The RNA shown here (Bacterial large signal recognition particle RNA) has 268 nucleotides and comes from Nitrospira sp. The RNAcentral record of the sequence draws on ENA. NCBI's taxonomy places the organism under Bacteria, Pseudomonadati, Nitrospiria, Nitrospirales, Nitrospira. Rfam family: Bacterial large signal recognition particle RNA. It is annotated as a non-coding RNA gene.

[in-house]
């Protein structure tokens, strides 16, 4: 070195997550790397070999360690984009609305005389006075006194010789106190009843009226400026998600190359 039988080894690996930690089931990437049974409210274990049961292949280019290249692929910060929602409403843009000006449109009114100026009145306030009204008194008609108003006083009563006188019920007239009535003679008080007079005072807010001078005057719609209000989020802050590039470090399969290690048993 050969041939022949066994056996140790192989018969996928990785990433993220889970878990005190490690491996597996499930998810992801890679690549074909045997078959059954359990296993995420889990399964097997403790320094880390997946468990349990069979089945192939073989000590080698195939199994094991190490360096080096290159590397699919996760996930982790993290710049820069884009996208999404989520608060936020002080500025930005949008819409409304209110004040306040302007006079560009329309409207209104103006040679039947605007805007302006002079002036008189009226409306305001006030004092008098005058009228109404209201309330009292008086006037003026009418009732109205059994006795303590009057006049006349039948009858009757007293008195006188007689003529005469006296005092007086009843009625009757007037009349007092009081009452009633119509019309307002008259006077007292009162009252924002009226503008009726007259006088002082306020003021440009309204209205009138005459005079002077000539063309605008308003500002209701609409437009413009401005402050403000309110309401929406356009843009702007800030939070979160998701995706794509790039950077850093990691993990990290599978290729490619160098090197090393590496059985037993017979038998040539």
């Nucleotide at each position: 070195c050969c041939g022949u039988g066994c056996u140790a080894g192989a018969c996928g690996g990785g990433g993220a997550g889970g878990u005190a930690g490690c491996g597996g089931u499930g998810c992801c990437c890679u690549g074909u790397a045997c078959c059954c049974g359990a296993a995420a409210u889990c399964c097997g274990c403790u320094u880390a070999c997946g468990c349990g049961g069979g089945g192939u292949u073989u000590a080698a280019u195939u199994c094991c360690c190490g360096g080096c290249c290159u590397g699919a692929g996760g996930g982790u910060a993290u710049u820069a984009c884009u996208u999404u929602u989520c608060u936020g409403g002080u500025c930005u843009g949008g819409c409304g609305g209110u004040u306040u000006g302007u006079a560009a449109g329309u409207g209104g009114u103006g040679u039947c005389g605007a805007u302006g100026g002079u002036u008189g009145g009226g409306u305001c306030c006030u004092a008098c006075g005058c009228a109404a009204c209201a309330a009292g008194a008086u006037g003026c008609u009418c009732c109205g006194a059994a006795u303590c108003a009057g006049g006349u006083c039948a009858g009757g009563u007293c008195u006188u010789g007689a003529c005469g006188g006296a005092a007086g019920c009843a009625g009757c007239c007037u009349u007092a106190a009081g009452g009633a009535g119509a019309u307002u003679u008259u006077c007292u008080c009162g009252u924002g009843u009226g503008c009726c007079g007259u006088g002082g005072g306020a003021g440009u807010g309204c209205c009138u009226g005459a005079c002077c001078g000539g063309a605008g005057c308003u500002a209701a719609c609409u437009g413009c400026a401005u402050a403000c209000c309110g309401u929406u989020u356009c843009g702007c802050a800030g939070g979160g998600g998701a995706g794509u590039u790039g950077u850093a470090a990691u993990c990290g399969a599978g290729g490619g190359u160098u090197g090393g290690g590496u059985g037993c048993a017979c038998g040539g």